[in-house]
Context: one part of a larger RNA
RNA sequence: UUGGGCGUAAAGGGUGCGCAGGCGGCAUAUCAAGUCUGAAGUGAAAGGUACGGGCUCAACCUGUACAGGCUUUGGAAACUGGUAUGCUCGAGGACAGGAGAGGGCGGUGGAACUCCACGUGUAGCGGUAAAAUGCGUAGAGAUGUGGAAGAACACCAGUGGCGAAGGCGGCCGCCUGGCCUGUAACUGACGCUCAGGCACGAAAGCGUGGGGAGCAAAUAGGAUUAGAUACCCUGGUAGUCCACACGGUAAACGAUGAAUACUCGCUGUUUGCGAUAUACUGCAAGCGGCCAAGCGAAAGCGUUAAGUAUUCCACCUGGGGAGUACGCCGGCAACGGUGAAACUC
Numbered sequence: 001u002u003g004g005g006c007g008u009a010a011a012g013g014g015u016g017c018g019c020a021g022g023c024g025g026c027a028u029a030u031c032a033a034g035u036c037u038g039a040a041g042u043g044a045a046a047g048g049u050a051c052g053g054g055c056u057c058a059a060c061c062u063g064u065a066c067a068g069g070c071u072u073u074g075g076a077a078a079c080u081g082g083u084a085u086g087c088u089c090g091a092g093g094a095c096a097g098g099a100g101a102g103g104g105c106g107g108u109g110g111a112a113c114u115c116c117a118c119g120u121g122u123a124g125c126g127g128u129a130a131a132a133u134g135c136g137u138a139g140a141g142a143u144g145u146g147g148a149a150g151a152a153c154a155c156c157a158g159u160g161g162c163g164a165a166g167g168c169g170g171c172c173g174c175c176u177g178g179c180c181u182g183u184a185a186c187u188g189a190c191g192c193u194c195a196g197g198c199a200c201g202a203a204a205g206c207g208u209g210g211g212g213a214g215c216a217a218a219u220a221g222g223a224u225u226a227g228a229u230a231c232c233c234u235g236g237u238a239g240u241c242c243a244c245a246c247g248g249u250a251a252a253c254g255a256u257g258a259a260u261a262c263u264c265g266c267u268g269u270u271u272g273c274g275a276u277a278u279a280c281u282g283c284a285a286g287c288g289g290c291c292a293a294g295c296g297a298a299a300g301c302g303u304u305a306a307g308u309a310u311u312c313c314a315c316c317u318g319g320g321g322a323g324u325a326c327g328c329c330g331g332c333a334a335c336g337g338u339g340a341a342a343c344u345c
Stems, first nucleotide, its partner, number of pairs: 004316002008298001012313001014200004021193003025087007033080002035076008048066007090190001091187002095182004102176007109153001114148007124135002161168002205246001207244004214240002219235004257312006265290010294301002318345003327338004
């Protein structure tokens, strides 16, 4: 490469946007590039294959045919493609409603922890399996009043909601993205996917400047232990928070790429709409549970598919060596991306 695969065996890119490329709805006309078909030329000889012939067989020799195709020319027009014209179901979209922790900025509230000041008050507090380190007669802990500061938002809260993913939760205001429903004007295939590329991307980490209540790597001490560079306890610095800039990873998981169509049902729930008597029921879009067919090695999946199909992209090819070495690219660095081989089982 061919073939086969990718939830759990190796394998879905962390996510989106999107150029090139690939693929693409319905109808009519036309062209004839792909496609099909007729004819001609060419495809040297030897060699090869098939069927024959000649040396008594064979090797050997020899005849005929064939071999992917290529070129020229005549024709066909269903399909693919080009061109032209049209259509409305895909896609978009005016209008009217709707829900939401979607994002950014600014402001603001209460509870709690800690600290400070003062009052009351006296001998303990704290911590553990038990202790000790630690705090306290220079008045702690407890309790009351006042103040400061930082961070996070109990209840509501929900297999609830929103977002492409990461993720998002007090309240108010401003700015702003997406989604859903109804109606059906309007555009008329404007679509799907996407190598490179660009953007976003938890936590830790990094740079500059702030901030620092609580927590807490590092670290100190106390215990435990044979030891204890741990688990437990008392302290505690980076960090955690903010602004700007970088970094670009993850069990970035549904371990399941995106899009479209099709394939029994039952049940719960969120949002909207319709009918109706308010009960109940139907439709659409989500979020869950259980199952038919089917799939699957099984467990399981099952209209939110891992079913049946099509299109496009990413990726896999025994374990270790190794996500290592080398090179290159990126980065302030940490490191990231790309990514082997020898050898060995």

This is a predicted structure of a 345-nucleotide part of an RNA (small-subunit ribosomal RNA, central domain) from an uncultured bacterium. Rfam family: Bacterial small subunit ribosomal RNA.